Background:
This is a predicted complex of two RNAs, RNase P RNA and transfer RNA, with 448 nucleotides together. Rfam match: Bacterial RNase P class A. Model confidence (mean pLDDT): 77 of 100.
RNA sequence: GGAGUUGGCCAGACAGCCGCCGCGCCUCAUGCGCGGAGGAAAGUCCGGGCUCCACAGGGCAGGGUGCCAGGUAACGCCUGGGCGCUAUAAGUCGAAAGACCCAAGGCGACGGACAGUGCAACAGAAACAUACCGCCGAUGGCCGUUCGCAAGAACGGAUCAGGCAAGGGUGAAAUCGUGCGGUAAGAGCGCACGGCCGGGCCGGCAACGGUCCCGGCGGGCAAACCCCACCCGGAGCAAGGCCAAAUAGGCAGGCGCGUCUUUUGACAUCGGCGGCCCGUCGAAGCCUGCGGGUAGGCUGCACGAGGCGACGGGCGACCGUCGUCCCAGAUGAAUGGCUGUCCACGACAGAACCCGGCUUAUCGGCCGACUCCCCCC
RNA sequence: GGCGCGAUGGCAGAGUGGUUAUGCAGCGGCCUGCAAAGCCGUGUACAUCGGUUCGAUUCCGGUUCGCGCCU
Numbered sequence: 001g002g003a004g005u006u007g008g009c010c011a012g013a014c015a016g017c018c019g020c021c022g023c024g025c026c027u028c029a030u031g032c033g034c035g036g037a038g039g040a041a042a043g044u045c046c047g048g049g050c051u052c053c054a055c056a057g058g059g060c061a062g063g064g065u066g067c068c069a070g071g072u073a074a075c076g077c078c079u080g081g082g083c084g085c086u087a088u089a090a091g092u093c094g095a096a097a098g099a100c101c102c103a104a105g106g107c108g109a110c111g112g113a114c115a116g117u118g119c120a121a122c123a124g125a126a127a128c129a130u131a132c133c134g135c136c137g138a139u140g141g142c143c144g145u146u147c148g149c150a151a152g153a154a155c156g157g158a159u160c161a162g163g164c165a166a167g168g169g170u171g172a173a174a175u176c177g178u179g180c181g182g183u184a185a186g187a188g189c190g191c192a193c194g195g196c197c198g199g200g201c202c203g204g205c206a207a208c209g210g211u212c213c214c215g216g217c218g219g220g221c222a223a224a225c226c227c228c229a230c231c232c233g234g235a236g237c238a239a240g241g242c243c244a245a246a247u248a249g250g251c252a253g254g255c256g257c258g259u260c261u262u263u264u265g266a267c268a269u270c271g272g273c274g275g276c277c278c279g280u281c282g283a284a285g286c287c288u289g290c291g292g293g294u295a296g297g298c299u300g301c302a303c304g305a306g307g308c309g310a311c312g313g314g315c316g317a318c319c320g321u322c323g324u325c326c327c328a329g330a331u332g333a334a335u336g337g338c339u340g341u342c343c344a345c346g347a348c349a350g351a352a353c354c355c356g357g358c359u360u361a362u363c364g365g366c367c368g369a370c371u372c373c374c375c376c377c
Numbered sequence: 378g379g380c381g382c383g384a385u386g387g388c389a390g391a392g393u394g395g396u397u398a399u400g401c402a403g404c405g406g407c408c409u410g411c412a413a414a415g416c417c418g419u420g421u422a423c424a425u426c427g428g429u430u431c432g433a434u435u436c437c438g439g440u441u442c443g444c445g446c447c448u
Stems, first nucleotide, its partner, number of pairs: 001373010012342007020036006038348001042359002045357005050236004062232005067081005082110001083108004091100003111227002116225002118221002128218001132168002134164003139161002142157006176194006195217003198213006240299004250290006258267003269283005306325008343346001378447007387401003395431001403419005424440005
C1' cells in the first nucleotide's frame, strides 16, 4: 500500500424569528430562566424492579433452561475457554474442470440413545436378529465311478440338512474403515494403521486435551415421550393508594304521622290544579350527620442496578474509589414552522411505570482491531 | 397501554411428523325440448422467512396480518 473479516460511535450542522409542553422565580398576569424522544422509543420474545393478592415448610402437577468457568439484581443475555460443523482469499496439484489443504472469521437448544417406551413413510432380504441374487461343500446324509472278499476308502456330482455375510442390489441411514493374512467359503477370526467406547497416568478449577493398553467394538432421532440437574406462586400502572358530587340503597339521631266523634262527617296543617279567593283532589314523611361506592380529580410519575470524566483491578464481560451533572413526563396527549449559510443532501422511525437484554427496520459517514498478500528499511 | 388466541383452494372446515380429507361455489361432460335436481370429471390450497429432522401443514424461533378481553 492492497484485499478481506470484525467491533464501536454519529444520526445533517450553525444562526435568526414565530409557536407548543413541563418545571422554577414573581401575590396574579405579563415576563424571565432552564429542560424537551430513540438507537431502536417498535415487536412484547426473555429477565428484573415496583404494586396488590396468596403463602409455615416440603412435595405433586405444569412450565422453562441445559458443554465448562466467570459476569450480573436476574436472564434463554454477555465475556473468556473447550468441542463440533463450515465459507472465502492465499497456498499445493492439475492443460482445464476440479480436488486437497484451509487465515482472520461465521454458526451451534452443545446433558443423557447399555433406565425404559416409541418412531424410521417408500424402497429393501433385513431398520434388529434378517438372507433376494450370491459364495461354500470342511461336517452329516444321497447318487455315480474306481479299488477291495467284506467292513470301508479315494475321487466326482447334485446341493438335502446346513455353513457365510465378503460382493451385488435398496435406502437418508445397513451392524467399525482400509490393507494383508487366514478359511471349504467367510467373518475383528488374527495382524498393521486409523476411528470409537472404557480404564490408568500426566496437564487443566472445569469442559476437555495428550499419552499408554490390562479390556472391548450393531447405529440414527430426546426442537418424540421420557430420565437427570437446576430455576419458576399468581396478576399486572387499566397494578395500587388518596380525595370525593348528584341520584338510589345502608346506619344513627331529631321532628312529625293532628283535634272532636262509635262511625259518617266537621275543623286544623301541608302540598297539587300557572298566581290569588272559592271549590276540588291528595297526604306520611321531613331534616341533619356518618359510611361504602360511581362520575370526576389527585397520586403512582422519574435521583436512577443514572450519565460523563479520572484513577485502580481484571485477557474480557464487568467491578471499585473519587470528582462532576440533573437530562421529557403528557392524559385528546408537547418537541413544530419560516428564513439564511454550508455539506457528503439527510434513512428507519415518535416516549406513556421504569430498567437490563434479544430480535426486527435503517440513507450515509467516522474511528479502531485482526488476518493474508506485495513493496521498502 | 397491558394480556390472550388464530392464519389450510373463491367460502366454510378436518387433519398434527411420511404425496391435505369433505361440503358449498366455479368450470367441462352426461341427462332434458330448455332448465333445475341428480351423476361423472376437474385445481400451482397449508400467511411468510429460517432452524431441528432422512423427511415439516404439524416441532422450535423471527416477521406479517387478523380477532378477542381488561378502563